[in-house]
Context: one part of a larger RNA
Formats: sequence, C1' cells, structure tokens
RNA sequence: UUGGGCGUAAAGGGCGCGUAGGCGGCAGUGCAAGUCUGGUGUGAAAGCCUCCGGCUCAACCGGAGAAACGCGCUGGAAACUGUGCUGCUUGAGUUUAGGAGGGGGAGCUGGAAUUCCUGGUGUAGGGGUGAAAUCUGUAGAGAUCAGGAAGAACACCGGAGGCGAAGGCGAGCUCCUGGCCAUAGACUGACGCUGAGGCGCGAAAGCGUGGGGAGCGAACAGGAUUAGAUACCCUGGUAGUCCACGCUGUAAACGAUGUGCACUAGGUGUUGGGGAUGGUGAUCCUCGGUGCCGCAGCUAACGCGUUAAGUGCACCGCCUGGGGAGUAUGCUCGCAAGGGCGAAACUC
Repeated sequence: UUGGGCGUAAAGGGCGCGUAGGCGGCAGUGCAAGUCUGGUGUGAAAGCCUCCGGCUCAACCGGAGAAACGCGCUGGAAACUGUGCUGCUUGAGUUUAGGAGGGGGAGCUGGAAUUCCUGGUGUAGGGGUGAAAUCUGUAGAGAUCAGGAAGAACACCGGAGGCGAAGGCGAGCUCCUGGCCAUAGACUGACGCUGAGGCGCGAAAGCGUGGGGAGCGAACAGGAUUAGAUACCCUGGUAGUCCACGCUGUAAACGAUGUGCACUAGGUGUUGGGGAUGGUGAUCCUCGGUGCCGCAGCUAACGCGUUAAGUGCACCGCCUGGGGAGUAUGCUCGCAAGGGCGAAACUC
C1' cells in the first nucleotide's frame, strides 16, 4: 500500500505457450454506458464558513445566507473511451520463388587416444614427487611390434563465429522435424501486445527399475606432508559419470539487466541475405544478428549509450533496514533427498 524503486545498494519470475483480466491501428456512421452540461428532487436539525443581532466583551446564544457536487429523476452535447455496423492496409499473419545454421529427435558409420587381453622382441627396472613412499616388476613389468576387445569423448576446422525461448547444442552420413532471415509479388483484414492462475520445457548433482562401465572419480583404504592433517600431493578405488524409461525442478538458471512497440549523433569489426556501380582488386547502399568505441541523455559512482541502464507507452513479476530465516508453522508437491508458498517473538 501511497510514494519511490529493481545491472552492482533490498528488488526481473530459470525459460516459454497461453486462460481470465488490463491495454490496443486508420476512416465513416449509429447509440449514448463512461465523459461534459442545463433543470429538478434530495443530501434533517445542530455544527463548520460568511454577514447581522442578544448577554458590558468573549465563550455562549439567536437570525439570515452560503456550502456540502454526493446520489436519484429528467433534457441536451458527441471530441475522447466504450459499443453496434461498414470499410481500409501501415500493425499482425498466410502463401510462392530463395538462403544460413553445433536448433531438436532417431538410425547408421569413422578415425585418433586410453585401458584391458593374446602373442613376438627384450631385460631390470617402471611409476610417482618438492623429495619420497604406498603401488608395480625376474611368475618377465615398463619400452617396442602385431592382433583382438570395450566404453566414453569427438583434436585440427573453431572464430569477440553460428543456432536455440531458456536450460543448452560441436566427428561424418541418412531420415523425420521446429524456428529464423532477405527480396519481389499475391492474399487475410486489427486477427494485436502483455499475461494473475494454468500447462509445458528446464544444467549439474540426486532418486527408482533395467542395462553398461574404458577413462575419470565423491565416499573409502593406504603412502606422504604436518605439532596435528578426518585436507591440499601420491598410489588405489565404490557410487556416479554413459544408455533406456520414469521421477526430481533446483543454480552466480547471469547480461546478476522481464516482454512488446515507438523515438533519439556517429565510427569500426564480424556473421547471414539483397541491391547499385565497377568490372574482378573492390567501393557504396540496404535488411537481420553479434561485438567494440562513443555524442546527446542517464547514473551515487562504476558505467550504459539504436543490442540503452536515454526518451515514452502497455502489461506482468518483484523490493520496503540487518540478524532471527528461506528457519518455524500450516497447506501442497515428491519414492526419498528435498522443493513451492512462508512468518513471529527476540535482538542490533
């Protein structure tokens, strides 16, 4: 509860789709609910306010007026809002002809590396560290060659680069599929923006069932270090990491910056289109992304600056001193772990 705010001080919901609601383009016309206006009724008296009067003044009291613009009834106005009808094309969308992309899903395939197994060569070490040791090796290791198996991840390209709403997405090929962009037409004719609830998506870790398990590696064990060392370092190593299906629903889910639209100097790089000139070296114009610098302006400063944190509008979310506390309680979701909503006493 108004006001003021939300990049970093408290504060943008993790992200989308969308219900109610709020808000909504240009032109004409009708209505008159909102709106404006006239009349009228009512809004008791007392009180408040103005003027006048009575107690010697005042308080107090009496009289007259004004006010209360609120509600009802009734007449009128039609710019704006609303509403009915008609029309329009610039908002929004559909379609045809093109384009870029690690967007998503499924299947198939590939090479390098690693580990393990088998065999050959070969002999005393290997490994590891600051130095060591645990560990490993004469039952033949490490090294090297050949063959085989397995799982996971895809070097270079690779970029301040691309795509996606966000989380996120990177070997190659095929199939299925979403979105985006430019140019030129045609079409629909406001179909739009936002979005409480709701629904869906949502890294990692974690959970359930079944598989898989190379490397890495919580826990754990041992070796070191140390005053100690429940660590940092080393040797091992289980869950996990991987797959399928289901759950969880969190994060520094960050641009710590909600979404949409409009307006407000430029310069420079990069990415995807289109156009003009020139003709092959390029230059210029333009639309959509993505970076850097910067005018005005903004900002407490840092900084932001056409990708705004500038100037405005629409709608949503959120904040209101620190601790207590994201706790307690209750409700709800979850198999659990826990999640969502979320206080107070007390204290400074």

Annotation:
Predicted 3D model of a 348-nucleotide part of an RNA (small-subunit ribosomal RNA, central domain) from a metagenome. RNAcentral holds the full RNA, with entries from SILVA. It matches the Rfam family "Bacterial small subunit ribosomal RNA". The prediction has a mean pLDDT of 90.